[in-house]
Context: one part of a larger RNA
RNA sequence: UGACGGGGGCCCGCACAAGCGGUGGAGCGCGUGGUUUAAUUCGACGCUAAGCGAAGAACCUUACCUGGGCUUGACAUGCUGGUGGUACCCUGGUGGAAACACUGGGGGACUCCCCGUUGAGGGGAGAGCCAGCACAGGUGCUGCACGGCUGUCGUCAGCUCGUGCCGUGAGGUGUUGGGUUAAGUCCCGCAACGAGCGCAACCCCUGCCCUUAGUUGCCACAGCACCCACGAGGUGGCUGGGCACUCUAAGGGGACUGCCGCCGAUGAGGCGGAGGAAGGUGGGGAUGACGUCAAGUCCGUGUGGCCUUUAUGUCCAGGGCUACACACGCGCUACAAUGGGUGGUACAAUGGGCUUUGCGACCCCGCGAGGGGAAGCGAAUCCCUUAAAACCACCCCCAGUUCGGAUUGGGGUCUGCAACCCGACCCCAUGAAGACGGAAUCGCUAGUAAUCGCCUAUCAGCAUGGGGCGGUGAAUACGUUCCCGGGCCUUGUACA
Numbered sequence: 001u002g003a004c005g006g007g008g009g010c011c012c013g014c015a016c017a018a019g020c021g022g023u024g025g026a027g028c029g030c031g032u033g034g035u036u037u038a039a040u041u042c043g044a045c046g047c048u049a050a051g052c053g054a055a056g057a058a059c060c061u062u063a064c065c066u067g068g069g070c071u072u073g074a075c076a077u078g079c080u081g082g083u084g085g086u087a088c089c090c091u092g093g094u095g096g097a098a099a100c101a102c103u104g105g106g107g108g109a110c111u112c113c114c115c116g117u118u119g120a121g122g123g124g125a126g127a128g129c130c131a132g133c134a135c136a137g138g139u140g141c142u143g144c145a146c147g148g149c150u151g152u153c154g155u156c157a158g159c160u161c162g163u164g165c166c167g168u169g170a171g172g173u174g175u176u177g178g179g180u181u182a183a184g185u186c187c188c189g190c191a192a193c194g195a196g197c198g199c200a201a202c203c204c205c206u207g208c209c210c211u212u213a214g215u216u217g218c219c220a221c222a223g224c225a226c227c228c229a230c231g232a233g234g235u236g237g238c239u240g241g242g243c244a245c246u247c248u249a250a251g252g253g254g255a256c257u258g259c260c261g262c263c264g265a266u267g268a269g270g271c272g273g274a275g276g277a278a279g280g281u282g283g284g285g286a287u288g289a290c291g292u293c294a295a296g297u298c299c300g301u302g303u304g305g306c307c308u309u310u311a312u313g314u315c316c317a318g319g320g321c322u323a324c325a326c327a328c329g330c331g332c333u334a335c336a337a338u339g340g341g342u343g344g345u346a347c348a349a350u351g352g353g354c355u356u357u358g359c360g361a362c363c364c365c366g367c368g369a370g371g372g373g374a375a376g377c378g379a380a381u382c383c384c385u386u387a388a389a390a391c392c393a394c395c396c397c398c399a400g401u402u403c404g405g406a407u408u409g410g411g412g413u414c415u416g417c418a419a420c421c422c423g424a425c426c427c428c429a430u431g432a433a434g435a436c437g438g439a440a441u442c443g444c445u446a447g448u449a450a451u452c453g454c455c456u457a458u459c460a461g462c463a464u465g466g467g468g469c470g471g472u473g474a475a476u477a478c479g480u481u482c483c484c485g486g487g488c489c490u491u492g493u494a495c496a
Stems, first nucleotide, its partner, number of pairs: 001496002003493003007490007015480002019444005026333008034324002042053002064319007073135001077134007088107008110126006137308002140306003146302001148297003151293001153291001158197006164173003177188003203285004208253007217243003221240003224236004256279001259273005335437001339396006351384003358377002362373004403434001408429007450472007
């Protein structure tokens, strides 16, 4: 100087408390350990591994296993020699699961130079191909050789520097102290005076207003059509017309403790109030200081070293990554009446959509998954697109049930060369465990939790996971003693 303390003081954070909903019990899905296996490819391991890399394992992917092939190689560059009916295209035969091996037939070029030149033709070089050489290749090892990127402490308020001063020195001071703040934020004081990286602000979305713009968006006005209980009721942007309104998307305004009162040191600031769509950082995002964990990644890519070279490279078929006595993690669905079922009636937002073929209205067929036709739309125009919970009516009457849906049998649909291993979905039948979950443990402070559906990336197909969107919409916070993590000062230390 740090680190540590079941030392002290001060202060924060869904850290506790208060409250709401879960996990831990059940079934299933996914991940992991273990075990098994020819292989069950590899990595990730407290927080910070375990719905993680993987934003899509039937083949492919694929790195693993078994078997069969190739050896200048699936791919790049250079050199030497050869080939000139060569490259390339079409099409056979034999073996084979394919890859590949062997072997036929037909068509048939391109660029440059020279000779010749009416045309034809001839020669050389290149590209290509073949053989050979140098090399390629490696998801082989080392993340404890590295770059780059990332996680974490932590959006915590800290981490440092120049000069000066103090100290023999390590170092200290500044950065400590008194207040204050979300903040090393600001004020005051002070052997310090300044400065940098962080904080904040500048950026984006959202909440209010204005301006500009008016189609594909909108409809206050008029008309038209349709419905009706005939009421100057309702529906349809359909027509005219318009850009008022909604909206869209570009610019601007607006909030600054600016105003008032009180407290405070006349300060920084705090408390209350007015006005305001919004008030003291309005809400959310992006943004992550010096560093820590020899944290993670050589399997994204790059890269030193090592290893491999008829194989640790490469191609192919099949299998495996999907195994199953178990154990853990993350989820989904439930155990019901604030519920389940049937019928009816409303109200969103974000997104996506085709010229290697998308989104598909509407009609018909099918109980359904879906199928057959087919309009429109490269999309504020058309489509995905009826949102669901909610609300209304009826049934169920507390039961392992009209709860719950696992499992299994049968029949089908779709994608795809192909659903046996190993896809999703539909219909009929079957109806398991489960009656709210031990010790323990997680999330959340407001448009949040809880709950409801919708969209989307990946993607031929496959979502209970991921990323988004809107609907309904709470409870509680006395307080900081305690648990966890962190910041500042101080104290002890035989630790560094």
Molecule: small-subunit ribosomal RNA, 3' major domain
Organism: uncultured bacterium